[in-house]
Molecule: Pistol ribozyme
Organism: unclassified sequences
RNA sequence: ACCCGUGGCGGCGGGGAUAAAUAGCCAGUUAAGCCGCCAGCGCCCCGGCCUUGUGCCGGGAGUCUGG
Numbered sequence: 001a002c003c004c005g006u007g008g009c010g011g012c013g014g015g016g017a018u019a020a021a022u023a024g025c026c027a028g029u030u031a032a033g034c035c036g037c038c039a040g041c042g043c044c045c046c047g048g049c050c051u052u053g054u055g056c057c058g059g060g061a062g063u064c065u066g067g
Base pairs, nucleotide, nucleotide: 002015003014004013005012006039007038008037009036010035011034025067026066027065028064033041044060045059046058047057048056049055050053
């Protein structure tokens, strides 16, 4: 330099040709992802539909604390 942890930028960490995870400071907490901003998906709650399913549609909330 390259690839990976959803996309862009940055951080943190990992890999050696593969695209994964025991990594992503430590401890606790949460259903809530490694972190920040924007976006997306998932997760959580409520309502509706019939085909009762690992289904579909609409709405809402969205982790925190200490070192």